[in-house]
Context: one part of a larger RNA
Molecule: large-subunit ribosomal RNA, domain IV
Organism: Candidatus Woesearchaeota archaeon
RNA sequence: UCUUUCUAAGGGAAUUCGGCAAUUUAGUCCCGUAUCCUCGGUAUGAGGGAUCCCUGCGAUCGUGUUUGUAUGAAUGCGAUUACAGGGCGCAGUGACAAGGGAGGUCCGACUGUUUAACAAAAACAUAACUGACUGCGAGCCCGCAAGGGUGUGUAUAGUCAGUGACGUCUGCCCAGUGCUAGUACUUCAAAGCUCGUUUCAACGAGCCUAAGAGCUAGUAAACGGCGGGAAUAACUAUAAUUCUCUUAAGGUAGCGUAAUGCCUUGUCGUUUUAUUGACGACGUGCAUGAAAGGCGUAACGAGAUCUCCGCUGUCCCUAGAAAGAACCCC
Repeated sequence: UCUUUCUAAGGGAAUUCGGCAAUUUAGUCCCGUAUCCUCGGUAUGAGGGAUCCCUGCGAUCGUGUUUGUAUGAAUGCGAUUACAGGGCGCAGUGACAAGGGAGGUCCGACUGUUUAACAAAAACAUAACUGACUGCGAGCCCGCAAGGGUGUGUAUAGUCAGUGACGUCUGCCCAGUGCUAGUACUUCAAAGCUCGUUUCAACGAGCCUAAGAGCUAGUAAACGGCGGGAAUAACUAUAAUUCUCUUAAGGUAGCGUAAUGCCUUGUCGUUUUAUUGACGACGUGCAUGAAAGGCGUAACGAGAUCUCCGCUGUCCCUAGAAAGAACCCC
């Protein structure tokens, strides 16, 4: 010096990206419990007190004995337990074992699953919601086929896809690309039929025609999309209003500097002595937005972030101790 431990006066997060790490707390009994809430919870909320030994006096339960008339009384033993007095120590869950707590915000409803050996999460799954295909010799999957699985199941079923508890909602667009249905008509291959040059062959022309395409509709919890320029109110500002170009339709309800905002450390308020932080507001949102779901949400979380209380060698500021390693000498 290193590793693993232990202890520190005064201060108490000043450390640090960040309380990382280490303290604190802890079991049981009694008291007492806010807020929110899906009324189940939150909750061991929070916050207090007790805890060992001896003695006394009760209570409850079990089981005996005595008394002898009594639903009793007295009493022994055992188990549990209330109260009081006293005793000892710094300390009584004396070691071991054994939650620090509270309050905002974001995300995900929850329990669960995951990158064996850098990621446990906001990712996956989930109940629930929605759509598509399918009437069974089905649909979907494997196989060239025979055949097999789903399933010895039958639409309250199976497969495929999206969203993801619950509450509240889910706006407009079918022009494009898909998908579905229809289709008098148009187009259209081979085969077939008819015809052609004197015959065969070859070739040519025509007729007929499937799917598909054209055409006509439907469909967005299908893929997706959801504008611009002017003017206008008796201060100013703003624009309910009007005009205009234009689209398939021009972003509705919500939310909003956001896990999304470039400018940006936006502006205001609260929090601090001081805050690129956090929270609450504001809104022309570079580039939010409604099942690639929008907005809320109790409970839950080894999730992210901010604050407070307690606590501490994280720090001020280091010191001492134990064991081991290393080093030096023999």